[in-house]
């Protein structure tokens, strides 16, 4: 860098250094000299991977046997619990801050048609929901 899978509505900040930008991109809307971004220290959140534990399923195999049967039980599977488990990451403004493409429902600004009717057709902004794209993080692969 590419790719696969999972998750993204919850949660968690102080200090020091520095000094003007930052929230990926675009538009919006925000944060910011009452000090942004970044770096460092400490603290915290979470539980993706690992670890430990718990039952459930599972049954390789082993044991007993009055040959009816009984008992123990590895690998493996899905699940749950624990964060002083000094493990590997991650995260600690705003839902991934919102929207970006598409589909559905509601809604109707407005436009058009005529047989001018309590007629018909189309339909923007917007609201809600589903999917997708992009991005982030983890785990695996190349």
């Nucleotide at each position: 860098u590419u790719u696969u899978c999972a998750u993204c509505a919850a949660g968690a900040g102080u200090g020091g250094c520095u000094g003007a930008g930052g929230g990926a991109c675009a538009g919006g809307c925000c944060c910011u000299g009452u000090g942004a971004c970044g770096c460092c220290a400490c603290a915290g959140c979470a539980a993706c991977c690992g670890a430990u534990c718990c039952g459930u399923c599972g049954g390789a195999g082993c044991c007993c046997a009055u040959c009816a049967g009984g008992g123990c039980g590895a690998a493996g599977a899905a699940g749950g619990a624990u964060g002083c488990c000094a493990g590997g990451u991650g995260c600690u403004a705003a839902u991934u801050c919102c929207u970006g493409c598409u589909c559905g429902u509601c809604g109707g600004a407005g436009u058009c048609c005529u047989c001018c009717a309590u007629g018909g057709a189309c339909a923007a902004u917007g609201a809600c929901g589903g999917g997708g794209a992009a991005g982030a993080u983890g785990a695996g692969a190349a």
Record summary
The RNA shown here (SAM riboswitch aptamer (S box leader)) has 142 nucleotides and comes from a Desulfuromonadales bacterium. The model forms 94% of the base pairs in the Rfam consensus.